[in-house]
RNA sequence: UUUUUAUUAAGAAGGGCGGAGAGAUUAGGCUCUGUGAAACCCUGGCAACCAAUCCCGGCCAAUCGGGAGAAAGGUGCCAAAACCUAAUCCCGGUAAAUCGGGAGAUGAUAAAAA
Numbered sequence: 001u002u003u004u005u006a007u008u009a010a011g012a013a014g015g016g017c018g019g020a021g022a023g024a025u026u027a028g029g030c031u032c033u034g035u036g037a038a039a040c041c042c043u044g045g046c047a048a049c050c051a052a053u054c055c056c057g058g059c060c061a062a063u064c065g066g067g068a069g070a071a072a073g074g075u076g077c078c079a080a081a082a083c084c085u086a087a088u089c090c091c092g093g094u095a096a097a098u099c100g101g102g103a104g105a106u107g108a109u110a111a112a113a114a
Stems, first nucleotide, its partner, number of pairs: 001114008013043004021032003025087005044078003049074002053068005082106001088103005
């Protein structure tokens, strides 16, 4: 980097450094930001994907499936729903539009494989 699977309206901030942008891309909104953005570092925290522990199912056993609590390990995350809508399709509704719902796409994270 690619593919597959799962999750994606919950949760969790201080400091240092830095010096103008940030909220994935494009467009439109909206928001954050010199009372200091991004990036990087430190500390703290959240969560529970993997690993570890225990229980249940199953089994000769292992593989496997489900569950529980914890958080010293590997990741991740800590404004706003993935900030909102569209960049696809379908359904509902309307005179038309606004609008509502579902699926998908894209993105992010984890795990596995290449």

Predicted 3D model of a 114-nucleotide RNA (SAM riboswitch aptamer (S box leader)) from Bacteroidales bacterium UBA6117. Lineage of the source: Bacteria > Pseudomonadati > Bacteroidota > Bacteroidia > Bacteroidales. Rfam family: SAM riboswitch aptamer (S box leader). Rfam links the family to the GO term regulation of gene expression. The prediction has a mean pLDDT of 79.